Source information
Predicted 3D model of a 153-nucleotide RNA (FMN riboswitch aptamer (RFN element)) from Bifidobacterium breve. The model forms 96% of the base pairs in the Rfam consensus.
């Protein structure tokens, strides 16, 4: 360098108060935000350059600059796909289908992503009362991520 096969390991968050016979479900007021892409962006770390520093000159600390980099990381819950729930098929693997939510206004060439603002959504079952936040399937299953991985150079 690190493929294919196999392997191992990891892989979801969040609540109080109030009514009430009865709600962690109703009102109130907070809180959460899965993977992968994008993402005029941000950091690092490399380079060059220019300052610093030395009697000198060259390193080094530190400091700035960068239309520079097959370099490493980070950025959307509601833009694109994706899982997971659920149906249907099907002995199984698996296939197919369903699947939530954004707008103004600012900058710009360029933004549903940046900066303000005001807004929405959030499987299935259960439940003294109606659940994104509580308990069940799940100690599961996954998108998926990391690591090992013959050999060759």
């Nucleotide at each position: 360098u690190g493929u294919c096969a196999g392997u191992u390991u990891c892989a979801g968050g969040g609540a109080a108060g109030g009514u009430g016979u009865a709600a962690u479900u109703c009102c109130u007021u907070a809180c959460u935000g899965g993977c992968g892409g994008u993402g005029a962006u941000c950091u690092g770390c490399a380079c060059u350059c220019c300052g610093g520093g030395u009697u000198u000159c060259a390193u080094a600390a530190c400091g700035g600059a960068g239309a520079u980099g097959u370099c490493a990381g980070g950025a959307a819950g509601c833009c694109c796909g994706c899982g997971a729930c659920c149906c249907g098929c099907g002995u199984a693997a698996g296939c197919g289908g369903c699947u939530g939510a954004u707008c103004c206004g600012g900058u710009g060439a360029g933004a549903u992503u940046c900066c303000g603002g005001a807004g929405c959504c959030a499987a299935c079952g259960g439940u003294u009362a109606u659940a994104g936040u509580c308990c069940g399937g799940a100690u599961g299953g996954a998108a998926g991520a990391a690591a090992c991985g013959a050999g060759g150079g």
RNAcentral holds the sequence, with entries from ENA, Rfam and Ribocentre. NCBI's taxonomy places the organism under Bacteria, Actinomycetota, Actinomycetes, Bifidobacteriaceae, Bifidobacterium.